[in-house]
Context: one part of a larger RNA
């Protein structure tokens, strides 16, 4: 190995790229390493198996034959795998075409509101709550009008809509830039799949240096509530939230579902592209069938402990990787690596049940 699993019971790495490795489309020729057949040699004795004999029997012993498995060599087979060569186009990639999109980076411009502030109007309250108070206000608040400053954000459109590997991405315009889908079937001709190590990206919070600070707001200070109230509620408010440069590398990073390929009923929405037909105001227009790609709902077979999944599988199969093995101790200790630190990654045991 023969032999289990990973949506929710333990278990899919946060995501992608990719090295070694493993796996790999169709046709032909050669080779014969793997593979198969056969022969030879060897595989000490004892042991093992079978026959016969022997000690009265047995164990034992003797004798003859055999086996096992491996190795070496010769001859042959060529379906499959390998290797070499040649060819192919269905995989993969390139090209061309017209479209879709909050994909990314940078720059410019705009809008409403909050806050602050200048001026004008105006007078005694405002604010807040379950009820209050702290708080603001005759040094004129709240409220109304006009102007200014500054930071953050981007209503409606907006949609189980779109894009992105994931994290994530939404005012408008421009520049640069990446990917996917569709159509054509022009080119290359297996160039592919997965991926231990490795690398890159990676919300929020946090950290370092510099800037910025309107609103919000951990900590903190008050007011309430309460037996208490280190809370929930209210008034303030620092870090932070924002920008630039650098770190951190974690999340219920979730579809709690690894990636790739093929196969296995349908129905109904929706997004993008296309063929055909119809309408037409001839518009980047509208409608219908069908095809491809995405994204939802329902559902047959099948699966599942069930919930449910069901061509976007958790069905039927193949390839490759990761991971799990009772609960606690514990994602702890120790060691190692990384980090400025916080900590991260790797990751036990005693003991207990």
């Nucleotide at each position: 190995u023969u032999u289990g699993g990973c949506c929710u019971a333990a278990a899919g790495c946060g995501u992608c790229c990719g090295u070694a490795g493993c796996c790999g489309g169709c046709c032909g020729u050669g080779u014969a390493a793997g593979u198969c057949u056969u022969c030879c040699g060897u595989u000490a004795a004892a042991u093992c198996c079978a026959g016969c004999g022997u000690c009265u029997c047995a164990a034992g012993c003797g004798u003859u034959g055999g086996a096992c498995u491996g190795c070496g060599g010769g001859a042959g087979a060529u379906a499959c795998u390998g290797c070499a060569c040649g060819g192919c186009u269905a995989g993969a990639g390139a090209g061309u075409g017209g479209g879709a999109g909050a994909g990314g980076u940078c720059a410019g411009c705009g809008g409403u509101a909050u806050u602050c502030u200048g001026g004008g109007g105006g007078u005694a309250g405002g604010g807040g709550c379950g009820a209050a108070a702290u708080c603001c206000u005759u040094u004129g608040a709240u409220c109304c009008c006009c102007g200014g400053a500054g930071g953050a954000c981007c209503a409606c459109c907006a949609g189980u809509g779109g894009c992105g590997a994931a994290g994530g991405c939404u005012g408008c315009u421009g520049a640069c830039u990446a990917g996917a889908a569709c159509a054509c079937g022009u080119c290359u001709g297996a160039c592919g799949g997965u991926c231990a190590g490795g690398g890159a990206c990676g919300a929020a919070a946090g950290c370092u240096g510099g800037g910025g600070u309107a609103g919000c707001g951990a900590a903190c200070c008050g007011g309430a509530u309460u037996a208490g109230a280190u809370a929930c509620c209210c008034g303030g408010g620092u870090a932070g939230u924002c920008c630039c440069a650098g770190c951190c590398g974690u999340a219920a990073a979730c579809g709690a579902u690894g990636c790739a390929u093929g196969c296995u009923a349908g129905g109904u929405g929706u997004u993008g592209g296309g063929u055909u037909g119809g309408c037409c105001a001839c518009g980047c227009g509208c409608c219908a069938c069908c095809c491809c790609a995405g994204u939802g709902c329902c559902g047959c077979a099948g699966g599942g402990a069930a919930g449910c999944c069901g061509u976007u599988a958790a069905g039927c199969a193949u390839g490759c990787c990761g991971c799990c093995u009772g609960g606690g101790a514990a994602g702890u200790a120790c060691g190692a690596u990384c980090g400025c630190a916080a900590g991260a990654u790797u990751g036990a045991a005693a003991c207990u049940u």

Source information:
Predicted 3D model of a 353-nucleotide part of an RNA (small-subunit ribosomal RNA, central domain) from an Anaerolineales bacterium. Model confidence (mean pLDDT): 88 of 100. Rfam family: Bacterial small subunit ribosomal RNA. Its family is annotated with ribosome and structural constituent of ribosome in the Gene Ontology. The source organism's lineage runs through Bacteria, Bacillati, Chloroflexota, Anaerolineae and Anaerolineales.